[in-house]
Background:
This is a predicted complex of two RNAs, RNase P RNA and transfer RNA, with 428 nucleotides together. Rfam match: Bacterial RNase P class A. By type it is a ribozyme.
RNA sequence: GGAGUUGGCCAGACAAUCGCUGUUUUUUGAAACAGAGGAAAGUCCGGGCUCCUUCGGACAGGGCGCCAGGUAACACCUGGGGGGCGCAAGCCCAUGGAAAGUGCCACAGAAAACAAACCGCCAGGCUCGCCUGGUAAGGGUGAAAAGGUGCGGUAAGAGCGCACCGCGCGACUGGUAACAGUUCGCGGCACGGUAAACCCCGCCCGGAGCAAGACCAAAUAGGGGAGUGCGCGGCUUAAUCGCCGCACCGCCGGUCCCGAGCGGACUCCCGGGUAGGUUGCUAGAGAUAGCCGGUGACGGCUAUCGCAGAUGAAUGAUUGUCCUCGACAGAACCCGGCUUAUUGCUAGCUCCGGCC
RNA sequence: GGGGCGUUAGCUCAGAGGUAGAGCAUUCGGCUUUUAACCGACUGGUCGUAGGUUCGAUCCCUACACGCCCCA
Numbered sequence: 001g002g003a004g005u006u007g008g009c010c011a012g013a014c015a016a017u018c019g020c021u022g023u024u025u026u027u028u029g030a031a032a033c034a035g036a037g038g039a040a041a042g043u044c045c046g047g048g049c050u051c052c053u054u055c056g057g058a059c060a061g062g063g064c065g066c067c068a069g070g071u072a073a074c075a076c077c078u079g080g081g082g083g084g085c086g087c088a089a090g091c092c093c094a095u096g097g098a099a100a101g102u103g104c105c106a107c108a109g110a111a112a113a114c115a116a117a118c119c120g121c122c123a124g125g126c127u128c129g130c131c132u133g134g135u136a137a138g139g140g141u142g143a144a145a146a147g148g149u150g151c152g153g154u155a156a157g158a159g160c161g162c163a164c165c166g167c168g169c170g171a172c173u174g175g176u177a178a179c180a181g182u183u184c185g186c187g188g189c190a191c192g193g194u195a196a197a198c199c200c201c202g203c204c205c206g207g208a209g210c211a212a213g214a215c216c217a218a219a220u221a222g223g224g225g226a227g228u229g230c231g232c233g234g235c236u237u238a239a240u241c242g243c244c245g246c247a248c249c250g251c252c253g254g255u256c257c258c259g260a261g262c263g264g265a266c267u268c269c270c271g272g273g274u275a276g277g278u279u280g281c282u283a284g285a286g287a288u289a290g291c292c293g294g295u296g297a298c299g300g301c302u303a304u305c306g307c308a309g310a311u312g313a314a315u316g317a318u319u320g321u322c323c324u325c326g327a328c329a330g331a332a333c334c335c336g337g338c339u340u341a342u343u344g345c346u347a348g349c350u351c352c353g354g355c356c
Numbered sequence: 357g358g359g360g361c362g363u364u365a366g367c368u369c370a371g372a373g374g375u376a377g378a379g380c381a382u383u384c385g386g387c388u389u390u391u392a393a394c395c396g397a398c399u400g401g402u403c404g405u406a407g408g409u410u411c412g413a414u415c416c417c418u419a420c421a422c423g424c425c426c427c428a
Base pairs, nucleotide, nucleotide: 001352002351003350004349005348006347007346008345009344012322013321014320015319016318017317018316020035021034022033023032024031025030037328041339042338044337045336046335047334048333049209050208051207052206055259056258057257058255059254061205062204063203064202065201066080067079068078069077070076081095082093083092084091085090096200097199101198102197103194104193105192118139119138120135121134122133123132124131125130147165148164149163150162151161152160166189167187168186169185170184171183172181173180174179213279214278215277216276223270224269225268226267227266228265231246232245233244234243235242248264249263250262251261286305287304288303289302290301291300292299293298357427358426359425360424361423362422363421366380367379368378369377374411383397384396385395386394404420405419406418407417408416
């Protein structure tokens, strides 16, 4: 100097004038203070909160998927194990099970899974080009073809036998564990891949959503039509009302499911009125700073702060100066993440080249 | 705020893990006095974009972009 990689911070600044929203004060003239983001975006996840009269179970459906932690919780984050890419710093992984079962692997090839004989090798016969038998070490096809190397053995070969490696099972050692091992023993070996194919295994999961809900005021037609159910018995009473039991119907936002519980009504279609105001609405699993513990995510303690609440939708305009010349882009109940868009500044590490 | 569907030739649409089709349209030829109709042949494709699984992806999965529909 170049290339790469991993983090952090900011998001134009200052001054003046007018304008907008909220809170507080007020002598009602006005004054003071505060006023969009790191992603506010996507709506992909998890919750808080509110309501459903509700609760439990079964089946279905959905989510996650190595281990250990963090967290209110999560499909998030941290650390570790295993695998892949890269010279490296580093980065990525929907990372359980193929020995429960089923399915798929085109074309090519002899053959694509209790799968194999096209060429080749060996033996025999013989009409010299074929036939019969053996073989799967060599060659060809293919993404993938009965584990690899070497020695022995054989008619020629083959884990056929042996040694080592690989694979499977078991023990021992280390580690909380996933796993690991110049450890030991047994076995010729269950012999391809694919589960982001169906599936199996383990763990988890009520529903709807602030346009949820609550309150006030007002208005209308307590309208019209159709379907199912409203039954029986007992007690009390002059009778009704009321109470109990059984049956029927309805109710828990997947189910002609089960149990409990609640209620006598429920469902569908047509038509009409309201569409106003207050609240929910901002003090939070909060932010900042320091210290302590932890590899880390994070946790604890102390101190400080009071930090937007609009609702046809608030921060805009003008002037001047500076400069790193300003990108992506605006809260709508609130948080924790993920993903996507993007300007500038800055720190560490790795590799290559050159000079001293 | 919540839910669902789609993107393939110039246009309208199929397709199903094995390398992309039909109709209309365009171009050329035939037939016809000429045109239309009819017959034959040809051209035209990043299957919205990027990544992943797989030997192989338009199809399976994820993220992003665009469009449409339903409820409140």